[in-house]
A computed fold for a 72-nucleotide RNA from a Clostridiales bacterium, annotated as transfer RNA.
Its mean pLDDT, the model's own confidence on a scale to 100, is 80.
RNAcentral holds the sequence, with entries from ENA.
């Protein structure tokens, strides 16, 4: 330098055009003598950045950036 893959909450993931979902962690409460476990509730996301397409984009197109793998 070229090709491919990945980028979504503090962490890990799902989501192939119409409300952004789950687990862990956090917070509040229940249970318990207490803690853990278990149960209920709850906050947190400009979906890597910019542009385009569309009535509507995490999703499609495009240019970048970051990380990984491969080729030279």
């Nucleotide at each position: 330098g070229c090709g491919c893959a990945u980028g979504u909450a503090g962490c890990c993931a799902a989501g192939a055009g119409g409300c952004a979902u789950g687990g862990c962690a956090g917070c509040c409460g229940g249970c318990u003598c207490u803690u853990a476990a278990c149960c209920g509730g709850u906050a947190u996301a400009u979906c890597g950045c910019g542009g385009g397409u569309u009535c509507g984009a995490a999703u499609c197109c495009u240019g970048c950036c970051a990380u990984g793998c491969g080729c030279a």